[in-house]
Context: one part of a larger RNA
């Protein structure tokens, strides 16, 4: 090395693109590298194994055989793999037409609400809680009406609805732009799958520079509660939350389930695009593809459960696991402005 595994017991990289590599559709012809057969040579002796012999036996010694599963050369086989060749269209892709969508980026616009400011009306309370108090208010608050400013978020629609690789995406309009799906024809002709390294994207918090700051709100202050209360509750409140640019690169980044392909009883919703039937048309009814849910069968599973969106049956490729603690720590390396990230032990102990 060979084993067994990875939804919940240890274990799927957060996600994608893609290099090397691994694997790869149908048919023809050639080749004969892999593969298979035969022959020859070699594979030291000893040892092991088989069978004889010699020491009284055995150990021991010794004759012969077998074996040495290997390597080289030559001759042959051609199903499979490889290589070369010629073709194909079922995989993959391109073109055309149509279509759904909070997919992405930028710019602009809108209404409701909170807060603040100015003015009017108006008077003694308001606010808050389990109850209170801190707090605000006769320098006129709360309430109410009018006007203005500013920032952030977009009620209803809204739906196990949609879109996106994931993170994620929700007012409206315009511009630019990515992907999917359906239909039928034409074209290319295996161009494919996966993917060590690598590259890019990556919630929130955090960091740098410059803006912005309504509400909310770590820290902080005060009031309560309490034996105490560095909390839960209340009144305030700064970073931050927002924008631009640049970093950070982590999450229960979850479906705790890597990607691709094929196959395998059923029932019933929803979304998108069709076909048939029917009709003036729509609905109804039958049916195809793609997606998204529920229930459940075989099978699988330790059980729970999964069940055509598999955790079923198989193949290919990658990642990962190998008792608990020590420890995602130390050391080293590398990345980062820092915070820290990635990689990642051992002693000891149970």
């Nucleotide at each position: 090395c060979u084993g067994g595994g990875c939804g919940u017991a240890a274990a799927g990289c957060g996600c994608a693109c893609g290099u090397a590599g691994g694997c790869g559709g149908u048919u023809u012809u050639g080749u004969a590298a892999g593969u298979c057969g035969a022959a020859u040579g070699u594979g030291a002796a000893a040892g092991c194994c088989c069978u004889g012999g010699g020491c009284u036996u055995a150990a021991c010694c010794u004759g012969g055989g077998a074996a040495c599963u290997g390597c080289a050369u030559u001759c042959g086989a051609u199903a499979c793999u490889g290589c070369a060749u010629a073709a194909c269209u079922a995989g993959a892709g391109u073109a055309u037409a149509a279509c759904a969508g909070a997919g992405g980026a930028a710019u602009g616009u809108g209404g409701a609400a909170u807060u603040c400011c100015g003015g009017g009306u108006g008077u003694a309370g308001c606010g808050g809680u389990g109850a209170a108090a801190u707090g605000c208010g006769u320098a006129g608050a709360u309430a109410u009406c009018c006007g203005g400013a500013g920032g952030a978020a977009c009620a209803c629609c809204a739906g196990u609805g949609g879109c996106g690789a994931a993170g994620g995406c929700g007012a409206c309009a315009u511009u630019c732009u990515g992907g999917a799906c359906c239909a039928g024809u034409a074209c290319u002709g295996a161009c494919g799958c996966u993917g060590a390294g690598g590259u890019g994207c990556g919630a929130a918090a955090g960091c740098g520079u410059g803006g912005g700051g309504a509400g909310c709100a770590a820290a902080c202050a005060g009031g309560a509660u309490u034996a105490g209360a560095u909390a839960c509750c209340c009144u305030g409140g700064u970073a931050g939350u927002c924008c631009a640019c640049g970093c950070c690169c982590u999450a229960a980044a979850c479906g705790a389930u890597g990607g691709a392909u094929a196959c395998u009883u059923u029932g019933u919703g929803c979304u998108g695009c069709g076909g048939g039937u029917a009709u003036c048309g729509a609905c109804c009814c039958c049916u195809g593809c793609a997606g998204u849910g529920c229930a459940g069968g075989a099978g699988c599973u330790a059980a729970c459960g999964c069940a055509u969106u598999a955790a079923g049956u198989a193949u290919c490729c990658c990642g990962c696991c190998u008792g608990g603690g020590g420890a995602g720590u130390a050391c080293g390396g590398u990345c980062g402005c820092a915070a820290g990230g990635c990689u990642g032990a051992a002693a000891c102990u149970c």